[in-house]
Molecule: Bacterial RNase P class A
Organism: soil metagenome
RNA sequence: GUGAGCCGGGCGAUCGCUGCCGCGGGUAACCGUUUCGCAAGAGACGUAGUGGCCGCGGGAGAGGAAAGUCCGAACUCCACAGGGCAGUGCGCCGGGUAACACCCGGGCGGGGCGACCCGACGGAAAGUGGCACAGAAAAUAUACCGCCCUGAGCGAGCUUUCGACGCCGUAAGGCGUCGAAGGCGAGUCGAAGGGUAAGGGUGAAAUGGUGCGGUAAGAGCGCACCGCGCGCCUGGCAACAGGCGUGGCAGGCCAAACCCCGCACGGAGCAAGACCAAAUAGGGAAGCAUCUCGGACGGCCCGUCCGCGCUUCCGGGUAGGUUGCUCGAUCCCGUCAGCAAUGCCGGGACUAGAGGAAUGAUCGCUGUCCACCGCAAGGUGGCACAGAAUUCGGCUUACAGGCUCAC
Numbered sequence: 001g002u003g004a005g006c007c008g009g010g011c012g013a014u015c016g017c018u019g020c021c022g023c024g025g026g027u028a029a030c031c032g033u034u035u036c037g038c039a040a041g042a043g044a045c046g047u048a049g050u051g052g053c054c055g056c057g058g059g060a061g062a063g064g065a066a067a068g069u070c071c072g073a074a075c076u077c078c079a080c081a082g083g084g085c086a087g088u089g090c091g092c093c094g095g096g097u098a099a100c101a102c103c104c105g106g107g108c109g110g111g112g113c114g115a116c117c118c119g120a121c122g123g124a125a126a127g128u129g130g131c132a133c134a135g136a137a138a139a140u141a142u143a144c145c146g147c148c149c150u151g152a153g154c155g156a157g158c159u160u161u162c163g164a165c166g167c168c169g170u171a172a173g174g175c176g177u178c179g180a181a182g183g184c185g186a187g188u189c190g191a192a193g194g195g196u197a198a199g200g201g202u203g204a205a206a207u208g209g210u211g212c213g214g215u216a217a218g219a220g221c222g223c224a225c226c227g228c229g230c231g232c233c234u235g236g237c238a239a240c241a242g243g244c245g246u247g248g249c250a251g252g253c254c255a256a257a258c259c260c261c262g263c264a265c266g267g268a269g270c271a272a273g274a275c276c277a278a279a280u281a282g283g284g285a286a287g288c289a290u291c292u293c294g295g296a297c298g299g300c301c302c303g304u305c306c307g308c309g310c311u312u313c314c315g316g317g318u319a320g321g322u323u324g325c326u327c328g329a330u331c332c333c334g335u336c337a338g339c340a341a342u343g344c345c346g347g348g349a350c351u352a353g354a355g356g357a358a359u360g361a362u363c364g365c366u367g368u369c370c371a372c373c374g375c376a377a378g379g380u381g382g383c384a385c386a387g388a389a390u391u392c393g394g395c396u397u398a399c400a401g402g403c404u405c406a407c
Base pairs, nucleotide, nucleotide: 001407002406003405004404005403006402007401009366010365011364012363013362014361015360017061018060020058021057022056023055024054025053027051029050030049031046032045033044034043035042036041063385067396068395070394071393072392073391074390075269076268077267078266087265088264089263090262091261092106093105094104095103096102107121108119109118110117111116122260123259127258128257129254130253131252144200145199146196147195148194149193150192153189154187157184158183159182160181161180162179163178164177165176166175167174168173208226209225210224211223212222213221227249228247229246230245231244232243233242234241235240273323274322275321276320283314284313285312286311287310288309293307294306295305296304297303330349331348332347333346334345336343337342367383369382370381371380372379373378
């Protein structure tokens, strides 16, 4: 350096806080007897099992993440014939598990000298969309420089014919200069057209790679090897790997862009839910009163009905209380099976249950701990991250410092 596991200041005393257990005290709300009363109820006596109250004693009391609330479940209520749409999540293979998006083992890909680490790891030839800048071109391909071919034209120079003039020659003719017409024509020249994708250049990414042949130059154009696709064989439960054959070879990247394919998923959550249940207000039923009051029928009276009123009962809701509530897919040790995750079996342990929410404060001793002061002895302060809230299994995130093992 890498991986795995563990600790998270220690000991004691005192005073508090929240549950639990034991003992004692006192107490009639529940209990027993009894008096008065028509009843409702009021009272007396007894006893102390339950609850509450008081006192004493004992014992327990945050975490590895209690956190984020991101997954998966238990539990509870609601919904539900069956199917679909939408939505969400997942996506290599095998195994583990109650289940999972978690864990273990393996495959493949990538990183590291290495021990090891990382990977949402189906489909880009169904469709839609995106790819800044740069660059010719970011995808129906295309061509900036370069390379190659053709090449109008330009063109030094050479040359043929003719003419004019000059010179030489007796002449035929020769030579020179200039001009006109024509031919040939080197070339770091070249309009334009075509070929090419080797090379250069741009970019995160450029249409398989390297080499040889080939070609005007080039190109899978041909060949060898590598890569890729397809087929077969072998090994493996499988993912996949290896071998052989075959096809010159395909249309870049992004799906944690929409999307497509496959699989899974009903919703809400302990403020779930259940039970007991005041005061006040309101609802229903029965009875009483119907004297008074109000309303309906009616012009008025009688009458009927309703309401108001009184009594009893019933049911719902609120405050409040109880429960759910902590013994559970629990934890520790060991044997066995398994590479492992994990499981079977045996033994042992009980480890917070609050609810405007306890788990604290002080003192003493102490630390291979940290910071500061001091020459030193020593002194002062601190001891990370953080804190239960129905319960588990995971993941992720935070964490001073320290220990152990393996490589």